[in-house]
Context: one part of a larger RNA
RNA sequence: GAACGAACGCUGGCGGCGUGCCUAACACAUGCAAGUCGAGCGAGAAAGUCCCCGCAAGGGGAUGAGUAAAGCGGCGAACGGGUGAGUAACACGUGGGCAACCUGCCCUUCAGUUAGGAAUAACCCGUCGAAAGGCGGGCUAAUACCAGAUGACGUCCCUUGGGGGCAUCUUCGGGGGACCAAAGGGGGCGAGCGUAAGCGGCUCCCGCUGAAGGAUGGGCCUGCGGCUGAUUAGCUAGUUGGUGGGGUAGCGGCCUACCAAGGCGACGAUCAGUAGCCGACCUGAGAGGGUGACCGGCCACACUGGGACUGAGACACGGCCCAGACUCCUACGGGAGGCAGCAGUGGGGAAUAUUGCGCAAUGGGCGAAAGCCUGACGCAGCGACGCCGCGUGGGUGAUGAAGGCCUUCGGGUCGUAAAACCCUGUCGGGUGGAACGAAUCCCCUCUUCGCUAAUACCGGAGAGGAUUGACGGUACCACCGAAGGAAGCCCCGGCUAACUACGUGCCAGCAGCCGCGGUAAUACGUAGGGGGCGAGCGUUGUUC
Numbered sequence: 001g002a003a004c005g006a007a008c009g010c011u012g013g014c015g016g017c018g019u020g021c022c023u024a025a026c027a028c029a030u031g032c033a034a035g036u037c038g039a040g041c042g043a044g045a046a047a048g049u050c051c052c053c054g055c056a057a058g059g060g061g062a063u064g065a066g067u068a069a070a071g072c073g074g075c076g077a078a079c080g081g082g083u084g085a086g087u088a089a090c091a092c093g094u095g096g097g098c099a100a101c102c103u104g105c106c107c108u109u110c111a112g113u114u115a116g117g118a119a120u121a122a123c124c125c126g127u128c129g130a131a132a133g134g135c136g137g138g139c140u141a142a143u144a145c146c147a148g149a150u151g152a153c154g155u156c157c158c159u160u161g162g163g164g165g166c167a168u169c170u171u172c173g174g175g176g177g178a179c180c181a182a183a184g185g186g187g188g189c190g191a192g193c194g195u196a197a198g199c200g201g202c203u204c205c206c207g208c209u210g211a212a213g214g215a216u217g218g219g220c221c222u223g224c225g226g227c228u229g230a231u232u233a234g235c236u237a238g239u240u241g242g243u244g245g246g247g248u249a250g251c252g253g254c255c256u257a258c259c260a261a262g263g264c265g266a267c268g269a270u271c272a273g274u275a276g277c278c279g280a281c282c283u284g285a286g287a288g289g290g291u292g293a294c295c296g297g298c299c300a301c302a303c304u305g306g307g308a309c310u311g312a313g314a315c316a317c318g319g320c321c322c323a324g325a326c327u328c329c330u331a332c333g334g335g336a337g338g339c340a341g342c343a344g345u346g347g348g349g350a351a352u353a354u355u356g357c358g359c360a361a362u363g364g365g366c367g368a369a370a371g372c373c374u375g376a377c378g379c380a381g382c383g384a385c386g387c388c389g390c391g392u393g394g395g396u397g398a399u400g401a402a403g404g405c406c407u408u409c410g411g412g413u414c415g416u417a418a419a420a421c422c423c424u425g426u427c428g429g430g431u432g433g434a435a436c437g438a439a440u441c442c443c444c445u446c447u448u449c450g451c452u453a454a455u456a457c458c459g460g461a462g463a464g465g466a467u468u469g470a471c472g473g474u475a476c477c478a479c480c481g482a483a484g485g486a487a488g489c490c491c492c493g494g495c496u497a498a499c500u501a502c503g504u505g506c507c508a509g510c511a512g513c514c515g516c517g518g519u520a521a522u523a524c525g526u527a528g529g530g531g532g533c534g535a536g537c538g539u540u541g542u543u544c
Stems, first nucleotide, its partner, number of pairs: 001544004006540005013390006019383002021348001026346003030343003035075003040072002048063006082301003092225007101218002106214008114148001116146002123138006154179011184206006192199002227273003234264003239261008276298004280291004303324005326337004354380001356379003362376001363374004393423004403414004427485001429480005437471001443465008488533005493514003499528005509516002
């Protein structure tokens, strides 16, 4: 000098864009943060309103409404969001490998979607419990569950021929055998059957099953690279390798039995300390040094420790089980909980924000869609915490006013500074107008193409119309008004830019280094003057 997620002191007008628990991975009240689908399925309220009967109490019907709440089932909940505790490791970065692997939703292609059965929640009845919650009996549905059929370009086995590879192997072809699948829902048209509901037919859409390929996402292996300590020198029994077996999506000592005795290490093993890694960020001419906040990628974790279940995917932050610590409820028998999600509270600390608005946009989940959900996100609030921009006025104005300070008492200086006159109108204030961000999806009309028996339905393309804004009556614009509301902080001995007076008298004090202060102190304190920066200025801390 530069930088900062800063803090502290004094001061503080406005705006834009960023940014804000670095400490206790300390404990958490309250609300919200993951749902959705009735076009998978069965069932299905109430208040209110209206009508009828009734003297009234009350009863019945319609509507509310096939709505709400709940249940079965599907998809999602493994994403998104947080944190950095652990981790010195194939965790990360980078380059390779898998002839050792998986991949829901999505895309392409091929084939199929046949025909049966038995239950169970909801509901009803009974019953246990303070509650959380449970038990027994009875009824019912499905895209829930189970068996049958069909089934190869699939898997496995037997057999046979050719090609390729670094080994285990791999690839192409022929023959035979065994095994394994599925689910329906919606729209339209209509000659058939049926009194009707409907069934059956054709067609389209959404699904379902098997297979092959793709895309995406992941898993595993590996070369190289990036901390400190030798006042840590030896470490290792599933240890190193093999064989058989198990396990996995898959290779593997991953696990297990047996066999062998290996494996690592001064090119630093082991141990200890510290630490999430990177893109990047800061500094620097560079080389290098330091850092890993915000944003992006990867990893790890979710009260602490352990475990599996479900699933395409988890060993699962707002799932389950066990143990532990802690908190809460209890009828003392037993139960409930996990903010390192967004706000917010206590605590710790030098120190770090609102229990805000909205799904309008972007993105995500579900849904055919309308739409619903979304503390992701978009915005707003608070903080000079940072960067950037703007303002606090401009011109004229000398008897150089008054006043302050200094003085050699002549004067000098603050100083064109002020006053005064003329002018301007940024910001702030007031009044009025007023956005961009909105494109869509869906719906309506029309045109056209595809599908089709079809001018229907459905799908694609195009034109027109209508709808949607949290921010926000904000930005922005115009007008009104008026110099009016808006300057401080540090320094002045040398380094280092800026000097006098008074007070003090090695006292009080200053200080980054050198050093000042003991009676004329440009170094302490105050004043006048001056220098620097300016809505900031200094100090402290840290890095280069």
Predicted 3D model of a 544-nucleotide part of an RNA (small-subunit ribosomal RNA, 5' domain) from a metagenome. The RNAcentral record of the full RNA draws on SILVA. Rfam family: Bacterial small subunit ribosomal RNA. Gene Ontology terms of the family: structural constituent of ribosome and ribosome. Model confidence (mean pLDDT): 87 of 100.